A computed fold for a 390-nucleotide RNA from an Acidimicrobiia bacterium, annotated as Bacterial RNase P class A.
[in-house]
RNA sequence: UGAGUCGGCCAGGCGGCCGCGUACGGGCCCGUCGCAAGAUGGUGACCCGGCCGAGGAACGUCCGGACUCCACAGGGCAGGGUGCUGGGUAACACCCAGUCGGGGUGACCCGCAGGAAAGUGCCACAGAGAACAGACCGCCGAUGGCCACCUCCCUCGGGAGGUGUGCACAGGUAAGGGUGAAACGGUGCGGUAAGAGCGCACCAGCGUCCGGGGUGACCCGGACGGCUCGGUAAACCCCACCCGGAGCAAGGCCGAGCAGGGAGUGGGCUGCCCGCCCACUACUCCCGGGUAGGCCGCUGGAGCCGGCGGGUAACCGUCGGCCGAGAUGGAUGGCCGCCGCCGGGCCGUGAGGCCCGGCACAGAAUCCGGCGUACCGGCCGGCUCACCAC
Numbered sequence: 001u002g003a004g005u006c007g008g009c010c011a012g013g014c015g016g017c018c019g020c021g022u023a024c025g026g027g028c029c030c031g032u033c034g035c036a037a038g039a040u041g042g043u044g045a046c047c048c049g050g051c052c053g054a055g056g057a058a059c060g061u062c063c064g065g066a067c068u069c070c071a072c073a074g075g076g077c078a079g080g081g082u083g084c085u086g087g088g089u090a091a092c093a094c095c096c097a098g099u100c101g102g103g104g105u106g107a108c109c110c111g112c113a114g115g116a117a118a119g120u121g122c123c124a125c126a127g128a129g130a131a132c133a134g135a136c137c138g139c140c141g142a143u144g145g146c147c148a149c150c151u152c153c154c155u156c157g158g159g160a161g162g163u164g165u166g167c168a169c170a171g172g173u174a175a176g177g178g179u180g181a182a183a184c185g186g187u188g189c190g191g192u193a194a195g196a197g198c199g200c201a202c203c204a205g206c207g208u209c210c211g212g213g214g215u216g217a218c219c220c221g222g223a224c225g226g227c228u229c230g231g232u233a234a235a236c237c238c239c240a241c242c243c244g245g246a247g248c249a250a251g252g253c254c255g256a257g258c259a260g261g262g263a264g265u266g267g268g269c270u271g272c273c274c275g276c277c278c279a280c281u282a283c284u285c286c287c288g289g290g291u292a293g294g295c296c297g298c299u300g301g302a303g304c305c306g307g308c309g310g311g312u313a314a315c316c317g318u319c320g321g322c323c324g325a326g327a328u329g330g331a332u333g334g335c336c337g338c339c340g341c342c343g344g345g346c347c348g349u350g351a352g353g354c355c356c357g358g359c360a361c362a363g364a365a366u367c368c369g370g371c372g373u374a375c376c377g378g379c380c381g382g383c384u385c386a387c388c389a390c
Stems, first nucleotide, its partner, number of pairs: 001386010012339007020053002024049004028044001029042005055361001059372002062370005067247004079243005084098005099113001100111004114238002119236002121232003136177002138173003143170002145167002147164007185203006204228001206225008251296004260287005265279005303322008340359008
């Protein structure tokens, strides 16, 4: 210098004017007390002032929790989820550190990574054959059979023995070819009719045992064994662990109007009381579930920043400081100026100047921890590889 890899951060800046929301203060207004001054409480489509006012993803709503209501003695079955090990955490399918496997020259990256020698199922196409397999081509054909020839015997049909680059009928063979993602360990020697872990040596893998290291997953080494036992569990299944349901439109409080019930009132049964029945147009009081509506839940919290300590780290402890939206037809916006960045055009020999356009993705709604997805551009740091110079 170029290429790459990992991590962290920012998310246009400053100023002016107007506007919006608002747990604050004041004014105006209303209630109560008071002669009044004033005190106190309340309310708001009002006025003035003040503080603050979207995000790294507020998004998707995919996991996990807090919180609320409902259900629930305990145990089991069913169903669902998770799945290498150790740690972190309120919890997780997340994070950290490691192990194993895979990729990369490397920094580094990726992995739904328990069990397939418990059982069952499945393995398309191609291929002869796809699981305790298979003979299509090829090889062999020792053995049995057939054929040819030779010798011998004979009851003249044949039989026995031998020979063979004979045939390839039975059959043998998984070395070689071919098919396939995958064909039942690899190389060599022996062996054989040809072959084959059939035997042996070495290698790979598996199992059992032993020794060593590690908390553990696992790693290193040795001995023995049978020779080798395919894949698939995001197929059933087995093993271990975990799991009630619904969700802030949760849920709670207040509560008009209207309907309803009662009392008061009027009439009747009997003159009175009690009791019963009827009426209620209007008025008053009480009860009452709940609607409209209002309030709470509601934002100070597994919070943020910094120091110190522990830990490889995730994270934890402690001390100090800080308060950073809370709407409910739902605020967080608009215009102008200067600067910055990007693209285009014009002028200029040049430094540069002028003009035009743009500055992503997106946007709170109970809160929090994650994951995933979207995204103009920029800054900082660690590391790797290649080349060059000293």
The sequence is in RNAcentral, with records from ENA. Rfam family: Bacterial RNase P class A. Rfam classes the family as a ribozyme. Its mean pLDDT, the model's own confidence on a scale to 100, is 77. The organism belongs to Acidimicrobiia, within Bacteria.